[in-house]
Predicted 3D model of a 72-nucleotide RNA (transfer RNA) from a bacterium.

RNA sequence: GCCGCGGUAGCUCAGUGGUAGAGCAUUUCUCUGAAAAAGAAAGGGUGGGUGGUCCGAUUCCACUCCGCGGCA
Numbered sequence: 001g002c003c004g005c006g007g008u009a010g011c012u013c014a015g016u017g018g019u020a021g022a023g024c025a026u027u028u029c030u031c032u033g034a035a036a037a038a039g040a041a042a043g044g045g046u047g048g049g050u051g052g053u054c055c056g057a058u059u060c061c062a063c064u065c066c067g068c069g070g071c072a
Base pairs, nucleotide, nucleotide: 001071002070003069004068005067006066007065010024011023012022013021018055026042027041028040029039030038048064049063050062051061052060
C1' cells in the first nucleotide's frame, strides 16, 4: 500500500430500512432468623465520526478514525 472482518448499554454479543434487545453486572422489592440461591421490577446506549439516499437509516452509499486478520 491492497483485500477482508469488526466498532451497538459497565462487559460479552444480537438485530437489520419503521423509531434498539438479551445474558452477566448495578439498584430496589419478594422469599429467609440472616445470607446465598431463586423470582419480580428499575436505571443505563442517539448505535466510532461526518455527510448522502429515503417519508423514515443501527440497518443502504461515500469519506474518515480505531482494532483484528491476510497479501505484498
It was read from a public genome assembly.